The prediction has a mean pLDDT of 82.
A computed fold for an 89-nucleotide RNA from Aquibacillus rhizosphaerae, annotated as c-di-GMP-I riboswitch aptamer.
RNA sequence: UAUAGAUAAAGGCAAAGCCAUUGAAAGGUGGUCACGCAAAGCUAAAGGGACUAAAAGGUGCAUGAAGCCUAUGUCAGCCAGCUGUCAUA
Numbered sequence: 001u002a003u004a005g006a007u008a009a010a011g012g013c014a015a016a017g018c019c020a021u022u023g024a025a026a027g028g029u030g031g032u033c034a035c036g037c038a039a040a041g042c043u044a045a046a047g048g049g050a051c052u053a054a055a056a057g058g059u060g061c062a063u064g065a066a067g068c069c070u071a072u073g074u075c076a077g078c079c080a081g082c083u084g085u086c087a088u089a
Base pairs, nucleotide, nucleotide: 003089004088005086006085012037013036017032018031019030020029021028022027035077041082042081043080047079048078049075050074051073057069058068059067
């Protein structure tokens, strides 16, 4: 330096639920809690995938409403890209 790994050591993060708050929603933020995680660190039109659909636009109907399509919204603890700790080999 590279690859594999996480049995050891030092640590880190924090699911779901509950409370508060924010948002049209998906979801986010804080507290509590700990399901788990070798990257559960960072990256979101500029790799893929998934979720939501308020406004606007399209469709629908004679017109309107309902419904449907659509992300500029959201998710990295879905895959992926980049970076990183450590004993041993």

Its Rfam family is "c-di-GMP-I riboswitch aptamer". Gene Ontology term of the family: cyclic-di-GMP binding. Lineage of the source: Bacteria > Bacillota > Caryophanales > Bacillaceae > Aquibacillus. It was read from a public genome assembly, where an Rfam model found it.